[in-house]
RNA sequence: GCGAUUAUAGCUCAGCGGUAGAGCGCCUGCCCGACACGCAGGAGGCCCCUGGUUCAAGCCCAGGUAAUCGCACCA
Repeated sequence: GCGAUUAUAGCUCAGCGGUAGAGCGCCUGCCCGACACGCAGGAGGCCCCUGGUUCAAGCCCAGGUAAUCGCACCA
């Protein structure tokens, strides 16, 4: 330099163009002598960035950024 894949909650990951979810973690209550477990409830992200298409974009298109992998180049 070229190509591919990836970027969504604190972490790991889902998410047929139609109001963004799960598990774990966190908070509150119940339970217990207490803790853990268990049960119930709750908070938390406008989806890497900037544009575009569309009535409507996490999803489609373009350009960036970052990470991983492969290929090439170099001395």
Predicted 3D model of a 75-nucleotide RNA (transfer RNA). RNAcentral holds the sequence, with entries from ENA. It matches the Rfam family "tRNA". Rfam classes the family as a transfer RNA. Its mean pLDDT, the model's own confidence on a scale to 100, is 82.